[in-house]
RNA sequence: GCGAGUGUGGUAUAGCGGCUAUUACUCCAACCUUCCAAGUUGGAAACAGGGGUUCGACUCCCCUCACUCGCA
Numbered sequence: 001g002c003g004a005g006u007g008u009g010g011u012a013u014a015g016c017g018g019c020u021a022u023u024a025c026u027c028c029a030a031c032c033u034u035c036c037a038a039g040u041u042g043g044a045a046a047c048a049g050g051g052g053u054u055c056g057a058c059u060c061c062c063c064u065c066a067c068u069c070g071c072a
Stems, first nucleotide, its partner, number of pairs: 001071007010025003018055001027043005048064005
């Protein structure tokens, strides 16, 4: 330099163009308990960035960025 793949709460992860974006762990609060742990209930927190297509985009297309793999 060329090609391919991945990018989603703090971490890991699901997500056939139509959701209030899933689940687990973590965090916060309440309950329970003499206290702690465990458990129950509730809550906070995310689509790498930009542009395009579309009535509508995490999802399709283009560019950029980061990481991984292959070729030279």
Annotation
This is a predicted structure of a 72-nucleotide RNA (transfer RNA) from a Candidatus Saccharimonadota bacterium. The prediction has a mean pLDDT of 81. It matches the Rfam family "tRNA". The source organism's lineage runs through Bacteria, Bacteria candidate phyla and Candidatus Saccharimonadota.